[in-house]
């Protein structure tokens, strides 16, 4: 030099103008309160504004509300052995088994005398007793060319089961709270002999609406909302996955739903996509790049 394996880490960049959503500050206005407060507008100024997947909604968990979240069946997931974790079908580590020259990759693994079903193709038979050949008084004894398994104590659980641990039900449109409508009416069915719920079924808790039509009213605001199993950075413990401690920092929170446009300079000319209640995985798009460690082959001293 080439080829290659495993981990991080970036995601055009800088400046200028005009804008968009949140929060501070100032100042003017209004309108409560009248005490120093207090809401809202406008205006200026500042600071701060999407991602490694924000994606798919596959899994786990925080939180809510239902009963304080119970019982049993059924149902479904998960499956070597230790660990990590707020959990998990995730992650780490060991053995094992197949790929790879290697570094490393992949692995659906518990029971087969509880039962049940299934065992290509070859073979004369393929799952439980028979069958071929030979032999004997007698299925009495012997051997068995195929084939993963043959004359049993066979295999398949990626087929039912059966063992084990795990699962309650809805979901931020969850849920609280404030204001507004003249809110309520009419019919027709069930209902304390128990509705509607809470579970797919039972048994239990609970105790008064419930549906179906018909013709109307409101159809606005706050709040949960983002300080979190946070994120850096430095020690320390572990092989690691993780965990302790200490200092630091505050980083979106919208609801027609911002995060953008247009301009110039540059460079390797720029991919996949864009938060909606949060957080840990999985999986899936994805231009190009950089950085560490680590294997192979060559050549050259």
């Nucleotide at each position: 030099g080439a080829a290659g394996c495993u981990g991080g880490c970036c995601a055009g960049a800088c400046a200028g103008u005009c804008g968009c959503u949140g929060c501070c500050u100032g100042c003017u206005g209004u309108c409560c309160g009248c005490u120093u407060g207090g809401a809202c507008a406008a205006c200026a100024g500042g600071c701060a504004g999407a991602g490694g997947a924000a994606a798919g909604u596959c899994c786990g968990g925080a939180c809510u509300c239902c009963a304080a979240a119970g019982a049993g069946c059924a149902a479904g997931a998960u499956g070597u052995c230790g660990g990590c974790u707020a959990a998990c079908g995730g992650c780490c580590g060991a053995a094992c088994g197949c790929c790879g020259u290697g570094a490393g990759g992949c692995g659906a693994g518990g029971a087969a005398c509880a039962g049940g079903g299934c065992c290509a193709c070859a073979g004369a038979g393929a799952c439980g007793a028979g069958c071929g050949u030979a032999u004997u008084c007698a299925g009495u004894u012997a051997c068995g060319g195929u084939g993963a398994a043959a004359c049993g104590c066979g295999g398949c659980a990626a087929c039912c089961u059966c063992c084990a641990u795990c699962u309650g039900g809805a979901g931020c449109a969850a849920g609280a709270c404030c204001a507004a409508a003249u809110a309520g009416g009419c019919a027709g069915g069930c209902g304390a002999u128990g509705a509607g719920g809470c579970u797919g079924c039972u048994c239990g808790c609970g105790g008064a609406g419930c549906c179906u039509g018909c013709g109307g009213g409101u159809g606005g605001g706050u709040u949960g909302c983002u300080u979190g199993a946070a994120u850096g950075u430095g020690c320390g413990g572990g092989c690691a996955a993780c965990c302790g401690c200490a200092c630091a920092u505050c980083u979106a929170g919208a609801u027609g739903a911002a995060u953008g446009a247009c301009u110039g300079u540059c460079c390797a000319c720029g991919a996949c996509a864009g938060a909606a209640u949060c957080c840990g995985g999985c999986u899936u798009a994805u231009c190009g790049g950089c950085c560490a460690g680590c294997u192979u082959c060559u050549u050259u001293c």

The prediction has a mean pLDDT of 76. A computed fold for a 301-nucleotide RNA from Nitrosomonas sp., annotated as Bacterial RNase P class A. Of the family's consensus pairs, 98% are formed in the model. A source record names the gene rnpB. Its Rfam family is "Bacterial RNase P class A". Rfam classes the family as a ribozyme. Lineage of the source: Bacteria > Pseudomonadati > Pseudomonadota > Nitrosomonadaceae > Nitrosomonas.